[in-house]
A computed fold for a 522-nucleotide part of an RNA from a Vicingaceae bacterium, annotated as small-subunit ribosomal RNA, 5' domain. The coordinates come from a structure-prediction model, not an experiment, and the mean pLDDT is 81. The organism belongs to Vicingaceae, within Bacteria. Its Rfam family is "Bacterial small subunit ribosomal RNA". Gene Ontology terms of the family: structural constituent of ribosome and ribosome.
Context: one part of a larger RNA
RNA sequence: GGAUGAACGCUAGCGGCAGGCCUAACACAUGCAAGUCGAACGGUAAGUCGAGAGCUUGCUCUUGACACGAGUGGCGAACGGGUGCGUAACGCGUAUGCAAUCUACCCUUUCUGGAAGAUAGCCCUUAGAAAUGAGGAUUAAUACUCCAUAGUAUAACAAUUUCGCAUGUUAUUGUUAUUAAAGCUUCGGCGGAAAAGGAUGAGCAUGCGUCCCAUUAGUUAGUUGGUAGGGUAACGGCCUACCAAGACUUCGAUGGGUAGGGGGCCUGAGAGGGUUAUCCCCCACACUGGUACUGAGACACGGACCAGACUCCUACGGGAGGCAGCAGUGAGGAAUAUUGGUCAAUGGAGGCAACUCUGAACCAGCCAUGCCGCGUGCAGGAAGACUGCCCUAUGGGUUGUAAACUGCUUUUAUGUAGGAAGAAACCUCUCUACGUGUAGAGAGCUGACGGUACUACACGAAUAAGGACCGGCUAACUCCGUGCCAGCAGCCGCGGUAAUACGGAGGGUCCAAGCGUUAUCC
Numbered sequence: 001g002g003a004u005g006a007a008c009g010c011u012a013g014c015g016g017c018a019g020g021c022c023u024a025a026c027a028c029a030u031g032c033a034a035g036u037c038g039a040a041c042g043g044u045a046a047g048u049c050g051a052g053a054g055c056u057u058g059c060u061c062u063u064g065a066c067a068c069g070a071g072u073g074g075c076g077a078a079c080g081g082g083u084g085c086g087u088a089a090c091g092c093g094u095a096u097g098c099a100a101u102c103u104a105c106c107c108u109u110u111c112u113g114g115a116a117g118a119u120a121g122c123c124c125u126u127a128g129a130a131a132u133g134a135g136g137a138u139u140a141a142u143a144c145u146c147c148a149u150a151g152u153a154u155a156a157c158a159a160u161u162u163c164g165c166a167u168g169u170u171a172u173u174g175u176u177a178u179u180a181a182a183g184c185u186u187c188g189g190c191g192g193a194a195a196a197g198g199a200u201g202a203g204c205a206u207g208c209g210u211c212c213c214a215u216u217a218g219u220u221a222g223u224u225g226g227u228a229g230g231g232u233a234a235c236g237g238c239c240u241a242c243c244a245a246g247a248c249u250u251c252g253a254u255g256g257g258u259a260g261g262g263g264g265c266c267u268g269a270g271a272g273g274g275u276u277a278u279c280c281c282c283c284a285c286a287c288u289g290g291u292a293c294u295g296a297g298a299c300a301c302g303g304a305c306c307a308g309a310c311u312c313c314u315a316c317g318g319g320a321g322g323c324a325g326c327a328g329u330g331a332g333g334a335a336u337a338u339u340g341g342u343c344a345a346u347g348g349a350g351g352c353a354a355c356u357c358u359g360a361a362c363c364a365g366c367c368a369u370g371c372c373g374c375g376u377g378c379a380g381g382a383a384g385a386c387u388g389c390c391c392u393a394u395g396g397g398u399u400g401u402a403a404a405c406u407g408c409u410u411u412u413a414u415g416u417a418g419g420a421a422g423a424a425a426c427c428u429c430u431c432u433a434c435g436u437g438u439a440g441a442g443a444g445c446u447g448a449c450g451g452u453a454c455u456a457c458a459c460g461a462a463u464a465a466g467g468a469c470c471g472g473c474u475a476a477c478u479c480c481g482u483g484c485c486a487g488c489a490g491c492c493g494c495g496g497u498a499a500u501a502c503g504g505a506g507g508g509u510c511c512a513a514g515c516g517u518u519a520u521c522c
Base pairs, nucleotide, nucleotide: 001522002521003520004519006518007517008516009515010514013374014373015372016371017370018369019367020366021332026330027329028328030327031326032325035075036074037073040072041071043068044067047066048065049064050063051062052061053060054059082285083284084283091210092209093208094207095206096205097204098203101202102201106198107197108196109194110193111192112191113147114146115145123136124135125134126133127132151179153178154177155176156175157174158173159172160171163168183190184189211257212256213255218248219247220246223245224244225243226242227241228240229239230238260282261281262280263279264275265274266273267272287308288307289306290305291304310321311320312319313318338364340363341362342361346360347358348357349356350355377408378407379406380405388398389397390396414458415457416456417455418454422449427444428443429442430441431440432439433438466511467510468509469508470507471492472491473490477506478505479504480503481502487494488493
């Protein structure tokens, strides 16, 4: 000199953009953060609008449509959002490989037969304070099961054949065996099943790179390899039995400490050094520890089970819970914000769609935390006023065009009036093409922000300047007070009676809605 997620002190007008618990991965009150589908099903608890019947004339019963609580079922909940505990590791980065793999939803092709038994829910009984159960009868499905059929599926055998880098592998043909499906519908479609391919995502493996300590020198028994098996989507000591005695290491094994990694960011001429807030990618975690289930995908933040600590309810028998989601509270700390709005846009889940959900997201609020921009007036104005300070030769100098005063302007502020873009789709209607249900065109609907941005008009200098410093480094000097005292100080150093260095004043310098100080990095 540059920089920062800063804090503190003094001060403070506005706008735009960005940022905002760095500490206790400490503990959390309350609300919200993941649901959706009636075009899968039994349906009708509640609601709205109707119709019919009875007669107790306002009640009861039946029924239709729209819709819809709870339930079965499907998909989602493995995403999005948070944090950086752990991890020095194939964790990350980079480059490859899988002839050792999987992939729901999406795209391309083919198929979509028959049968049967249950079980929620509803109803009844019953246990319990509750959470939540138990028993009986009965019922549906795109839930579950059986049979048939099929394939470029799987397995076995045989033949031919391709390729590779070895184990091996690709393709074709033949035989045998095994194994599928689900229907709903507004009749437009939406689904379901099998195989191959694509796309996307994931898993595994390998080369290279990746902090400090040798005052850590030896480490290792599933350890290293083999055979056979088990297991996995898949290779593999991943696991098991047996066999062998290997494997790593001064080119630093093992141990200890510290730490999420990268893109980036800061600095620097560069090489480098430092660093990983915000944004993007990857990884890891979800009170602590462990475990598996379901599923295409989890060993699962707002799922399950067990144990532990803690908190809460209790009728004392037993139960409920997990903010490192958004707000918010306490605590800690020098220190870090609203218990806000909307799904209008983008994206996501479900759905034929309308639509529903979405603390993702988009917005708004608070904060000078940073960057950028603007303003606090402009021009004239010398009797160089008054005051203050300084000098004094009593003349003067400085503040100083500064003020007053005159004229003008009106960003911003205030008031009034108008007032957006962000929006086009989905959906409805009409038309066109032909690809016959898709594409295109036209019309109609949709704005949280927000009466915001912006525009016009009115008024009036009106609403708006501080901070540090002035011995040298280093831009900027005098007076008074004090007297090694009080105090200053980044370094040198200053102060003991004339202090440009302390404190105050006048003046000046540098920055400016900021200025200084502290901390940290180059």